RNA sequence: ACCUUAUCACGAGUGACCGAGGGACGGGCCCGAUGACGUCACGGCAACCGGCAGAAGCAAGGUGCCAAAUCCCGCAGCGUGCACACCCCGAUGGGAGGCGCUGACAGAUAAGGA
Numbered sequence: 001a002c003c004u005u006a007u008c009a010c011g012a013g014u015g016a017c018c019g020a021g022g023g024a025c026g027g028g029c030c031c032g033a034u035g036a037c038g039u040c041a042c043g044g045c046a047a048c049c050g051g052c053a054g055a056a057g058c059a060a061g062g063u064g065c066c067a068a069a070u071c072c073c074g075c076a077g078c079g080u081g082c083a084c085a086c087c088c089c090g091a092u093g094g095g096a097g098g099c100g101c102u103g104a105c106a107g108a109u110a111a112g113g114a
Base pairs, nucleotide, nucleotide: 002113003112004111005110006109007108008107013042014041015040016039017038021031022030023029025074026073027072028071043066044065045064048062049061051058052057070106075103076102077101078100079099080098086095087094088093
């Protein structure tokens, strides 16, 4: 790096060091010199694996996680009240934009596999 399965609206931060970007990618929107991101220490959340338990559950082992829903949207389908402007068609129609739902893709984590 790849494959499979499960989960992803819950939850959980302080200090020290460092010093400019960070939130995976694109768009948006945020975080950041009142120091983000990262590293370390301590603390915490959670319950995937393992452990205990008949079970509910517990939790000091292995991971993981601790801004924002995976921060939101990206692709497809379905539904959608009023009004304005836009595009197409010549018609009381369609498209796009907005909103909601579902699914996929991508990503993250765990467990397993090759």

Record summary
Predicted 3D model of a 114-nucleotide RNA (SAM riboswitch aptamer (S box leader)). It was read from a public genome assembly, where an Rfam model found it. The coordinates come from a structure-prediction model, not an experiment, and the mean pLDDT is 81.